[in-house]
RNA sequence: GGGCCGGUAGCUUAGUUGGCAGAGCGCCACAUUUGCAAUGUGGAGGUCGUGGGUUCGACUCCCAUCCGGUCCA
Numbered sequence: 001g002g003g004c005c006g007g008u009a010g011c012u013u014a015g016u017u018g019g020c021a022g023a024g025c026g027c028c029a030c031a032u033u034u035g036c037a038a039u040g041u042g043g044a045g046g047u048c049g050u051g052g053g054u055u056c057g058a059c060u061c062c063c064a065u066c067c068g069g070u071c072c073a
Base pairs, nucleotide, nucleotide: 001072002071003070004069005068006067007066010025011024012023013022019056027043028042029041030040031039049065050064051063052062053061
């Protein structure tokens, strides 16, 4: 330098034909307990790596770019 894969909540991640952004764990509150844990109910938390473009509408399509992994040179 070139090819491929990945970047979504604090962590691990789902999201297949463009149409409300989800799950598990964690966190907070309450219930339960003498207390803790476990369990149950409710809740907070996301500029979907970044910047543009297409579209009525983009995590999703197109272009550029940054970061990580991997292969080739």
Background:
This is a predicted structure of a 73-nucleotide RNA (transfer RNA) from a bacterium. It matches the Rfam family "tRNA". The family's RNA type in Rfam is transfer RNA. The prediction has a mean pLDDT of 81. It was read from a public genome assembly.